[in-house]
RNA sequence: AGAGUUUGAUCCUGGCUCAGGAUGAACGCUGGCGGCGUGCUUAACACAUGCAAGUCGAACGAUUAAGACGGCUUCGGCCGUGUAUAGAGUGGCGAACGGGUGAGUAACACGUGACCAACCUGCCCCGCGCUCCGGGACAACCGCUGGAAACGGCGGCUAAUACCGGAUGCUCCGGGGAGGCCCCAUGGUCUCCCCGGGAAAGCCUUAACGGCGCGGGAUGGGGUCGCGGCCCAUUAGGUAGACGGCGGGGUAACGGCCCACCGUGCCCGCGAUGGGUAGCCGGACUGAGAGGUCGACCGGCCACAUUGGGACUGAGAUACGGCCCAGACUCCUACGGGAGGCAGCAGUGGGGAAUUUUGCGCAAUGGGGGAAACCCUGACGCAGCAACGCCGCGUGCGGGACGAAGGCCUUCGGGUUGUAAACCGCUUUCAGCAGGGAAGACAUAGACGGUACCUGCAGAAGAAGCUCCGGCUAACUACGUGCCAGCAGCCGCGGUAAUACGUAGGGGGCGAGCGUUAUCCGGAUUCAUUGGGCGUAAAGCGCGCGUAGGCGGCCGCCUAAGCGGAACCUCUAAUCCCGGGGCUCAACCUCGGGCCGGGUUCCGGACUGGGCGGCUCGAGUGCGGUAGAGGCAGGCGGAAUUCCCGGUGUAGCGGUGGAAUGCGCAGAUAUCGGGAAGAACACCGAUGGCGAAGGCAGCCUGCUGGGCCGCCACUGACGCUGAGGCGCGAAAGCUGGGGGAGCGAACAGGAUUAGAUACCCUGGUAGUCCCAGCCGUAAACGAUGGGCGCUAGGUGUGGGGAGACAGCCCCCCCGUGCCGCAGCCAACGCAUUAAGCGCCCCGCCUGGGGAGUACGGCCGCAAGGCUAAAACUCAAAGGAAUUGACGGGGGCCCGCACAAGCAGCGGAGCAUGUGGCUUAAUUCGAAGCAACGCGAAGAACCUUACCAGGGCUUGACAUGCGAGUGAAGCCGCGGAGACGCGGUGGCCGAGAGGAGCUCGCGCAGGUGGUGCAUGGCUGUCGUCAGCUCGUGUCGUGAGAUGUUGGGUUAAGUCCCGCAACGAGCGCAACCCCCGUCCCGUGUUGCCAGCAUUGAGUUGGGGACUCGCGGGAGACUGCCGGCGUCAAGCCGGAGGAAGGUGGGGACGACGUCAAGUCAUCAUGCCCCUUAUGCCCUGGGCUGCACACGUGCUACAAUGGCCGGUACAGAGGGUUGCCACCCCGCGAGGGGGAGCGGAUCCCGGAAAGCCGGCCCCAGUUCGGAUUGGGGGCUGCAACCCGCCCCCAUGAAGUCGGAGUUGCUAGUAAUCGCGGAUCAGCAUGCCGCGGUGAAUGCGUUCCCGGGCCUUGUACACACCGCCCGUCA
Repeated sequence: AGAGUUUGAUCCUGGCUCAGGAUGAACGCUGGCGGCGUGCUUAACACAUGCAAGUCGAACGAUUAAGACGGCUUCGGCCGUGUAUAGAGUGGCGAACGGGUGAGUAACACGUGACCAACCUGCCCCGCGCUCCGGGACAACCGCUGGAAACGGCGGCUAAUACCGGAUGCUCCGGGGAGGCCCCAUGGUCUCCCCGGGAAAGCCUUAACGGCGCGGGAUGGGGUCGCGGCCCAUUAGGUAGACGGCGGGGUAACGGCCCACCGUGCCCGCGAUGGGUAGCCGGACUGAGAGGUCGACCGGCCACAUUGGGACUGAGAUACGGCCCAGACUCCUACGGGAGGCAGCAGUGGGGAAUUUUGCGCAAUGGGGGAAACCCUGACGCAGCAACGCCGCGUGCGGGACGAAGGCCUUCGGGUUGUAAACCGCUUUCAGCAGGGAAGACAUAGACGGUACCUGCAGAAGAAGCUCCGGCUAACUACGUGCCAGCAGCCGCGGUAAUACGUAGGGGGCGAGCGUUAUCCGGAUUCAUUGGGCGUAAAGCGCGCGUAGGCGGCCGCCUAAGCGGAACCUCUAAUCCCGGGGCUCAACCUCGGGCCGGGUUCCGGACUGGGCGGCUCGAGUGCGGUAGAGGCAGGCGGAAUUCCCGGUGUAGCGGUGGAAUGCGCAGAUAUCGGGAAGAACACCGAUGGCGAAGGCAGCCUGCUGGGCCGCCACUGACGCUGAGGCGCGAAAGCUGGGGGAGCGAACAGGAUUAGAUACCCUGGUAGUCCCAGCCGUAAACGAUGGGCGCUAGGUGUGGGGAGACAGCCCCCCCGUGCCGCAGCCAACGCAUUAAGCGCCCCGCCUGGGGAGUACGGCCGCAAGGCUAAAACUCAAAGGAAUUGACGGGGGCCCGCACAAGCAGCGGAGCAUGUGGCUUAAUUCGAAGCAACGCGAAGAACCUUACCAGGGCUUGACAUGCGAGUGAAGCCGCGGAGACGCGGUGGCCGAGAGGAGCUCGCGCAGGUGGUGCAUGGCUGUCGUCAGCUCGUGUCGUGAGAUGUUGGGUUAAGUCCCGCAACGAGCGCAACCCCCGUCCCGUGUUGCCAGCAUUGAGUUGGGGACUCGCGGGAGACUGCCGGCGUCAAGCCGGAGGAAGGUGGGGACGACGUCAAGUCAUCAUGCCCCUUAUGCCCUGGGCUGCACACGUGCUACAAUGGCCGGUACAGAGGGUUGCCACCCCGCGAGGGGGAGCGGAUCCCGGAAAGCCGGCCCCAGUUCGGAUUGGGGGCUGCAACCCGCCCCCAUGAAGUCGGAGUUGCUAGUAAUCGCGGAUCAGCAUGCCGCGGUGAAUGCGUUCCCGGGCCUUGUACACACCGCCCGUCA
């Protein structure tokens, strides 16, 4: 000293929370010793029992045990003696102290300072004087007597320091008089004189102790005043003894304290009265301080003593352990009546989270009584209990492994616990045992106590826990758990890998304690005096006038309240701070010094205040001008609208996105003329003017407020602000009366819509207008209170002035806008019209919600307004700015995105995939685009992961070790098979040993789970043109700039500009295929010319085609135009090809927790005679349905038949198969060639030529089914393909909707290949034939860039509101 928490991120505002300290504490776990402290905060609840205030025989009378002495004795005892002992009573002092508690009290109760000339004071001290003479009683006691008791009653006797009378009496008291001195008023004090009044107590003995009066002191008290210290104004008025006076009463004393009379005052916004709360202070805790909170212990004061009231006694009480009365409660009772008061010390019950022993002692300190001895003292001194607090000490110290065991973790190597332990050496504080043994007392007397302390002895011996370990905050792993159980101070953790739960290991912190809870201060500058704010975060009253108050110009003189200085008084002690001392230290105790505050006096005179005088610049007045929708009243005007009358005129008008309601043949709308009414004033008109604000607009007149400019005559600070108060105050609304054209809440109808209590339309009432009176609000906003001064400018505009005049320009003052510097601001922004720099005054704010609400009060006719909470709840609510994303915002631009066009899908049948259903199983995955002919480029067995059944257990597979061994294999038998049984067999090597097999141990195995633990790979946005970085610059920052802008491009492509300059990943290019040419090379390819053949068959040829390899070519290069002398665009030439020539490969930063644990790999979890492995059979093919993708069609641009032509790219030896034969055919039987530019697949098909069909469910269409065959394969039942014959279904072009395609494309036609024993309408390729359309970018979808709004950021599939549960 700060930190966490609002956001995707940022800055700010702002609340919440944490780290610190503290406690009379409590609770949880734990607990060795000592010292010093502390210990009912709650029920001022109720209390059993004991103790807490007595003492004096030297005040008095009576009485008196034991013992002693003397005497007597009937031996039972009796009498006497004494400063003996004891003691009830009379009397005295004390009991008003000490001790407790905090209920009440907001008060002179307390604190502080002052005053009493308005007072008292027992015992104590000092001084002066006195202490004389008498008297009568009452207790005790005795007798009688009442009552249960408590307690009495009557009669009789008696003493005193008890009581009474008298005397004396000063300085005393009362009254009167004279004089001196003094004071803040009344007055005080001193001296003298006169009159009146007032005392006493003895005891004991010789020396004291007492008694009385007066004066003084000391101590203690009483009273008064200034100042100071709580909350609520949702308490604003209070008060009848109330305020004062005169007179009296009362008191120790002043006083309305009390009383009679008189007056009508007194308190209050500087907070009276009322309500709530509370004992106050020294101080304690905290804090840097200022401050905040508290008032336990210790000390001072106050108040109280079961509740309330009252007095008595006394120096003192209105009296805790006194009295009386009343109340409640408890107890006793013989029912008549009595007794009691722990907030004294212990202790009990109760309450409560919670607070001790019915201890010892008067030894010390202190108190009462006494002459004293002494007695009393739960004050006090000690001890006991309690970790309740503070302080101190200990639980050992040193050595001891490249590191034991165990535990934990592990990547299996190791790491850690950890020098920790063991082990070796040493020590003995504390506790224990034993011995000695205090001070505390000056002298006798020590509860504590055989304690402190000292010495000796034994032995590491008896002595460690608590909490935390996600961030804040120091300390991490494993397992368990699986939004469960739980944690949590805030943020937040837990939904299968949790450093946040629980446990363990380890670690951090503190330590006889550690945590938790509660409370206070701090952090919180978050009530801001020190030290905050109010344009948008909470916060400027809607505006003015003005009261109190606050603040206030220049000069001079005086004053001294504020202010500064000095001295003195005070501020108890303790506490605190500084210095010193004592307990071994410390805590603790102690000595000395010090701080803060208050008061008095003196000095100073700058500043503030006060008084006096002066001044003119603040303010105001006067004079001369001037602009204006400033206000009020009266009058006048035209346009328009509607209505009425009349004319012309005819079928519509009106209204809307489109309509309808409505109006109109009873004549509307339109149009012309005339009339009526109400309201508002077009153009001018503005970015303009005026006003304090609200607000103000045709013109004229009258009345009236304010401003500005000029002149510089007058007043002389007259000023500013303004709590309360008063006034003004848009619209709507209210009351009464008028008015009512248009407009128009409500209402009605018509539309719109899922609905439409709306938006639109047709009507229409209040109202809008006027007069009078209310209301008093608003986004009453510049969201910016008023005043004054100061601090760069630029540019508009309204008013006035000046330079002689006029126009322009310049200048001055006032107003009103914009831009902008310094400065300010969180930023946005403000910026001489401040949100800058200062001063003065007012108002207002203190997290969000609850709520501007409830209650109360005031106002209002009402509506409602003003003032204005709390419970509860949240961890935020907010401001500004940033980057994205989004918008049924904008701009620019792309894409088969739409449009234009062609062919389809959606309807049918079938194929295939999926959902669903079914099933023993129908294995699993894929899920909008981007799952669904997808993983499957081949499910009859196998595959296969699923199901049923039969089996195996080191295993079908890998590897290591140990032991054993007559290998494996083959054959036979059994079995559905796996497998079992039997037979046969008998490896390499010289050996050791190895391979194989068997047994055992480590282990294998898993298509079991998690694609939300992962790698890899892939899809998608998207072949979209974007995504970033370095340095610089700007910004407090997130971030911006660059990448935006002007052009251009397919493109962040390029050019230009620019606080940016460069660079990277993307784009393009480099690579492959196709298109032209050239060169090289010619076999299995080719054949122009020569020869030859049935045939490029052969010779030959390299020209051509073609293959292979290499190269050329295209670059906006050339020309013209456009364009910024650019990039580029348009057109043209040439060229095989032209502006990227066509196609492919290639996919930026990233997004979707996208897909895949079942390709593979892999963490963790799970299974282990099974979730592994083998086998047989079944299933993945099940079918009432639904969807996706396809095939074939519905026909004549066709179908069928015959004839006939032309490909490319591929494949082929468990293969492709020419050719021949057989079969209608699938195919079968032979069989040559070819591992291929050679042979084969291989007849391409559409096409072309010819023929038939004639619009028909057909010569279309081929589903379905029957029969017969073929092929593959161990095997075609479930469940393959093909052929032939027969059968011939639906279907006649497909609803809403929807897909693909921009050229060699769509469409159409066939061919090949992968997989594969067999199985293709799918997939991957190949060529043949070969279109239509594109105006254009408004719209749908997706995307790019800029910009704008945002309360979104899991980002519009967002957020969020209301109702219901």

Small-subunit ribosomal RNA from an uncultured bacterium, 1365 nucleotides, folded computationally. Its Rfam family is "Bacterial small subunit ribosomal RNA". Its family is annotated with ribosome and structural constituent of ribosome in the Gene Ontology. The RNAcentral record of the sequence draws on ENA, Greengenes and SILVA.